[in-house]
RNA sequence: AGAGUUUGAUCCUGGCUCAGGAUAAACGCUGGCGGCGUGCUUAAUACAUGCAAGUCGAACGAAGCACUUUUGGCGGAUCCCCUCGGGGUGAAGCCGGUUGUGACUUAGUGGCGGACGGGUGAGUAACGCGUGGGUAACCUGCCUUAUACAGGGGGAUAACAGUUAGAAAUGACUGCUAAUACCCCAUAAGCGCACGAUAUCGCAUGAUGAUGUGUGAAAAGAUUUAUCGGUAUAAGAUGGACCCGCGUCUGAUUAGUUAGUUGGCGGGGUAACGGCCCAUCAAGACGACGAUCAGUAGCCGGCUUGAGAGAGUGAUCGGCCACAUUGGGACUGAGACACGGCCCAGACUCCUACGGGAGGCAGCAGUAGGGAAUAUUGCACAAUGGGGGAAACCCUGAUGCAGCGACGCCGCGUGAGUGAUUGAAGUAUUUCGGUAUGUAAAGCUCUAUCAGCAGGGAAGAUAAUGACGGUACCUGCAUAAGAAGCCCCGGCUAACUACGUGCCAGCAGCCGCGGUAAUACAGAGGCCCGUAGCGUUGUUCGGAUUUACUGGGCGUAAAGGGUACGUAGGCGGCGGGGCGUGUCGAGUGUGAAAUCUCCGGGCUCAACCCGGAAAGUGCGCUCGAAACUACCCCGCUGGAGGCCGGGAGAGGGAAGGGGAAUGCAGGGUGUAGCGGUGAAAUGCGUUGAUAUCCUGCAGAACACCGGAGGCGAAGGCGCCUUCCUGGAACGGUACUGACGCUGAGGUACGAAAGUCGGGGGAGCAAACAGGAUUAGAUACCCUGGUAGUCCCGACCCUAAACGGUGCACACUCGGGGUGGGGCCCAUUCACCGGCCCCGUCCCCCAGCGAACGCGGUAAGUGUGCCGCCUGGGGAGUACGGCCGCAAGGCUAAAACUCAAAGAAAUUGACGGGGGCCCGCACAAGCAGAGGAGCAUGUGGCUUAAUUCGAUGCAACGCGAAGAACCUUACCUGGGUUUGACAUGCAGCUGCAGGGCCUGCGAAAGCAGGCCGCCUUCGAGGGUGCUGCACAGGUGCUGCAUGGCUGUCGUCAGUUCGUGCCGUGAGGUGUUUGGUUAAGUCCACCAACGAACGCAACCCCUUAUCCGUGUUGCCAGCGCGUCAAGGCGGGGACUCGCGGAUGACUGCCCGUUCACGCGGGAGGAAGGUGGGGAUGACGUCAAGUCAGUAUGGCCCUUACGCCCAGGGCUGCACACGUGCUACAAUGGCCGGUACAGAGGGAUGCGAUGCCGCGAGGCGGAGCGAACCCCAGAGAGCCGGCCCCAGUUCGGAUUGGGGUCUGCAACCCGACCCCAUGAAGUCGGAUUUGCUAGUAACGGCGCAUCAGCUACGGCGCCGUGAAUGCGUUCCCGGGCCUUGUACACACCGCCCGUCACAUCAUGAAAGCCGUCUGCACCCGAAGUCCGGCAUUCGUCGGCCUAAGGUGUGGGUGGUGAUUGGGAUGAAGUCGUAACAAGGUAACC
Repeated sequence: AGAGUUUGAUCCUGGCUCAGGAUAAACGCUGGCGGCGUGCUUAAUACAUGCAAGUCGAACGAAGCACUUUUGGCGGAUCCCCUCGGGGUGAAGCCGGUUGUGACUUAGUGGCGGACGGGUGAGUAACGCGUGGGUAACCUGCCUUAUACAGGGGGAUAACAGUUAGAAAUGACUGCUAAUACCCCAUAAGCGCACGAUAUCGCAUGAUGAUGUGUGAAAAGAUUUAUCGGUAUAAGAUGGACCCGCGUCUGAUUAGUUAGUUGGCGGGGUAACGGCCCAUCAAGACGACGAUCAGUAGCCGGCUUGAGAGAGUGAUCGGCCACAUUGGGACUGAGACACGGCCCAGACUCCUACGGGAGGCAGCAGUAGGGAAUAUUGCACAAUGGGGGAAACCCUGAUGCAGCGACGCCGCGUGAGUGAUUGAAGUAUUUCGGUAUGUAAAGCUCUAUCAGCAGGGAAGAUAAUGACGGUACCUGCAUAAGAAGCCCCGGCUAACUACGUGCCAGCAGCCGCGGUAAUACAGAGGCCCGUAGCGUUGUUCGGAUUUACUGGGCGUAAAGGGUACGUAGGCGGCGGGGCGUGUCGAGUGUGAAAUCUCCGGGCUCAACCCGGAAAGUGCGCUCGAAACUACCCCGCUGGAGGCCGGGAGAGGGAAGGGGAAUGCAGGGUGUAGCGGUGAAAUGCGUUGAUAUCCUGCAGAACACCGGAGGCGAAGGCGCCUUCCUGGAACGGUACUGACGCUGAGGUACGAAAGUCGGGGGAGCAAACAGGAUUAGAUACCCUGGUAGUCCCGACCCUAAACGGUGCACACUCGGGGUGGGGCCCAUUCACCGGCCCCGUCCCCCAGCGAACGCGGUAAGUGUGCCGCCUGGGGAGUACGGCCGCAAGGCUAAAACUCAAAGAAAUUGACGGGGGCCCGCACAAGCAGAGGAGCAUGUGGCUUAAUUCGAUGCAACGCGAAGAACCUUACCUGGGUUUGACAUGCAGCUGCAGGGCCUGCGAAAGCAGGCCGCCUUCGAGGGUGCUGCACAGGUGCUGCAUGGCUGUCGUCAGUUCGUGCCGUGAGGUGUUUGGUUAAGUCCACCAACGAACGCAACCCCUUAUCCGUGUUGCCAGCGCGUCAAGGCGGGGACUCGCGGAUGACUGCCCGUUCACGCGGGAGGAAGGUGGGGAUGACGUCAAGUCAGUAUGGCCCUUACGCCCAGGGCUGCACACGUGCUACAAUGGCCGGUACAGAGGGAUGCGAUGCCGCGAGGCGGAGCGAACCCCAGAGAGCCGGCCCCAGUUCGGAUUGGGGUCUGCAACCCGACCCCAUGAAGUCGGAUUUGCUAGUAACGGCGCAUCAGCUACGGCGCCGUGAAUGCGUUCCCGGGCCUUGUACACACCGCCCGUCACAUCAUGAAAGCCGUCUGCACCCGAAGUCCGGCAUUCGUCGGCCUAAGGUGUGGGUGGUGAUUGGGAUGAAGUCGUAACAAGGUAACC
């Protein structure tokens, strides 16, 4: 950075598609390790369970526990006395009370915190967010600083106890009690409030300071004695509130919105301003710079992409906002209208004893559901941070970590080296030689990153404390071991083969692949790419300058409004002054952090992280500059306008007038037709038409002039005169002084057709009728004919309303014509000529443009403004709105569908386009075909088979130059399997080949026998048998091919090199003017040359000459015969063979630039003398696989091979090609002439004899200028026939024969006798031929045993007619033109109908959702009022939800219905593209 795709090719326009990047992704296949990130985008759906906000006992009472103090009771150890009965002492322990202490626990009172942190994006188009400001209109707990203070007093209440209601939740009553809880009094400033006077300052209200008087409000204690708290005021910091400028999606098919609405005054309320709320007054406020309404959406830093400008996006991280089941509400508080608070209402879930209660994961996990899809009911407070506390500490699903997922980014590995004269095996392929996989493997040597095992073991933690974690990291050990898949390989796009399949199965991002040789399907081998990933799908930016600010367009591709006037808006001449709006410069504030960029650093690197810098193109403030812009002021005249003058004009409106034509009416003349057409008919006419003359009436349009002429804004305007009226140009000017340009909306005008009302109506003429045409003809043509066309009034408002070109201004070489005006020169006048201005038309330079073309009237170069375009179809359609009486107009989509649609130009092809030219193409002629019979080929039918091919010209007497068997490929039947034929290998076999015989048999064949040769008995060669490779196939594909052939066409064309032109396809050359049979030649020419064709060279023929002279010839000489070159001989002639000459427009005349043409002479021949051979580039997928060759496919005891018989010859029929005829230019009979070219040895076969004849017998001669086939026939001479189905014609049939052949039944030819059909010249139509031709006549040859040959190929004889000419038919050549064709007119293509599918409009309605208005009801709660003043209670306003009614928006659905789109081979026609057969189109 581009590429593919419209075409036969090209260039352009233009859409579609691809390559890149990104991703909160998902899906498919696959999956080794680690680090860092990241993970419900859907149902703001519903949630089980656990946890996520507590803490303070140093505020307080109380309870529990332990110890302590003291006391009471129980208890009775010990000791004393003792009369032994007892008396005294009274410890431990236990129970109760009191005092005190203590680590701790905690329900309550109280304090602080639950307004942070965490989640989500439903709502919100908003001062919500971003950015920059403002508050002289504000608040701020905890924290910091400063100053001052804390003196008295009082009454309650929870806890608790008792009673009591209830299932529970939760209360009720009575009684007791504490405080840093609550209340009162005192004190109090520089604090608050009210009033007064005053100084300074400010942007208005006002602010600040000092001051006078009056008045008001404080406090709490705790304790381990070190502190922590409390109150007031001031200030700071932090956090917040409100206001403002600017920015912030789509729809105008949403254009008007608004009643507390906009403002004022007064009040209420708030921390505070404010209609925030209330009373009252006024009638305002917002809106095209987009109000209102509707849809969509959290906003930003950023993220992705992009060269940038932009576009898209708003996950994770950060800032702000909003929300917490839905809706409403307030309370508390420094802060909330409060996610894990309260009250009420709704829905839902749960509990219930039915009375009533409880709940809110959009906190972390987790569950269900939804979904293509998104994780663990983990560990820890160790770190960071938060709350409480004096602290210890407690709490913290914030957070730090771990787990799961290749979801993303980054890093690493799956080994490294060596290893080929054995490139192993396997696999794939192959031309069978090989090639590829491939140094790849194996083998040898080495290493250990990850993973594994073992040992050590952190930092994170300033003293202690580590969830992560025995983790990171380090060391050692062992083994190449445990670790590779995915996509693609036709082009774009890197990577190719074989097989399978056969428009099937399938692929496909676009173009497109697949119908028997698929690098495009499927699997395989191989290859390419990236790689623990690879592909696919979705989304997004890019490419796309394809919405164009950077950076596009509008004559013909999509696109200029039908035209003008003009509003808003945009833009705007010259000079001076001011200002400083925009603009520019400097400074400054801000633009959070993170991100991006740069520098540096930390994890082994990287991803990632940290530090610093830069950047953040923006906004604010201050200062400065003054060219340009805006604004203010003064002036100017060049833009614009005005005034004067004489001219031009189908400019507009009205009135009057005119003649020609047409029609009608009246009258006259006049008679049978007129009219109309391609031809006719309908129609008119003897009741007198048409024609003609006179007169009258009517309506419409104005010939000539008339012009690429004029006028008008466009539409448009055309007889003459008058009146009214608009504009422009020119010339003059002493006026105004920028008054200008454009112009969204708006207004006016606006052809034709059409509509309404009233007139008018001659001609013309939709509809309609009739006549024609036609397959049809609702058309074209004809005869009629109504609306309409005309006038007045009112609508409609469209057009190919076009120069397909918006308006205005300026600039930029020239030439020519024309209209208007003026000037100069000249002139009697008028022209002519020169110059200036305005209009209009043509050509052209530069430039522009895809090209065509435009080119001072731009499509050039610039400026200003408006309108419009963004692929084709759907569609200028639907819906909605506006307009209209209607018809309809204006505005104007989507679904769906296609990969194109298109512009210009190029080469062809084609045209019922044009021009020129040619051809037996027509015409002019001659003879035919088409009718008959027969022959032959074909179709069809038939058949066991009627083998196959050829099918318009260019198949059809064609392959076939010869089907009785054979041929033969077909059918039936019989047989055979290495084969009828080739090559090779192995084994066996003394055996071949040849001849003869026998059996079966139709034969083939099968079975058997015999004869004979060589031999060294081995081998070799040959042969047979068995087996294996293989043979064989007229089986398929001529659309896989070679070769050959047909055809256009013996037409004159087809190309190349270099140059030149064109962006290019391509053109030029090759066109043009002459000329020719010819692209033949000449001339000219941006062409100059050349090639294949043409012509010539070659062959035959025609004339002459030379050479030669047998088998040919015979003039002269001789011999000779009935005759005869028969003989000797001869080379003169004919002739054969070989060679040469001749013709070249060379000569003359005319004409011509030339070439050439016309005429003439000479000549056997004259303008290529006649004929042949010769066939350019190419076309028809033309023909042929059955002539041969050949790729691929198919058959292999058969689709091969052999044989017999049959068939190819079948016959209701149709066609082609021929033959013979229909007769007298003839037929028959007799007589009698004259050819050429060929053939001949299993051949031609003479003389002779036999037969009517076919032919037979026989055999001379001849491998041929010798002999034979071989009598040429028409002709000529003579005769007969006498116009008839015949003395024409010969089919058919009967009989008899001949010949060939193994064999003539199917199925041969010929001969003889007999028979004697159709046919009397052929409808439409059609063929050949231009001179030795047609026609007529015979002769020969190939094939071949014979022949269905009347065919084919040759030969000679006799021998014409006609050609005015190129209008027409057919074919062709050149030039040109049109084209929507390029498979090329046998093309393309349109519409209805029928069928299928899809999306959509309408539709009686039905259902949902959103919303406006009116009214009803009205919870909780604030506020107000009353009562009560301890609770509370009553009333009122407002109001959520709810209800009733009535509108609007939007979506779904709906019998039926409308069109639309799409779909290999449906129906009907033929509309368009060529003059498309009626030019097309609006």